This is a predicted structure of a 101-nucleotide RNA (TPP riboswitch aptamer (THI element)) from a Phycisphaerae bacterium. Its mean pLDDT, the model's own confidence on a scale to 100, is 81.

RNA sequence: ACUCGCCACGCGGGGCGUCCCGAUUCGAUGUCGGGACUGAGAAGCACCCGUCGAACCUGAUCCGGCUCGUACCGGCGGAGGGAACGUGGCUCGUGGGCGAC
Numbered sequence: 001a002c003u004c005g006c007c008a009c010g011c012g013g014g015g016c017g018u019c020c021c022g023a024u025u026c027g028a029u030g031u032c033g034g035g036a037c038u039g040a041g042a043a044g045c046a047c048c049c050g051u052c053g054a055a056c057c058u059g060a061u062c063c064g065g066c067u068c069g070u071a072c073c074g075g076c077g078g079a080g081g082g083a084a085c086g087u088g089g090c091u092c093g094u095g096g097g098c099g100a101c
Base pairs, nucleotide, nucleotide: 001094002093005090006089007088008087009086010085011050012049013048014047016044017037018036019035020034021033022032023031024030056081057080058079062075063074064073065072
């Protein structure tokens, strides 16, 4: 000096569901309240992700298994799209320079 990784801050991108009960209502699949489930996150001064991009979106109200259902597993599929990142610090590695023996 550069690369990888990590951390902090700034900037940017993203998602927020399923089931049950009650209320509302002519009736609710709508709205409000409560509970349960999964998850990093189910509206949080939070969480995740930023091109080395499976964060997230589209196909998709998709297909097979499983489940009350979401979730989960496999497929679709390394398919298409997706946020210009910046500054500082730490660590490792590599290269260069200088000095000593």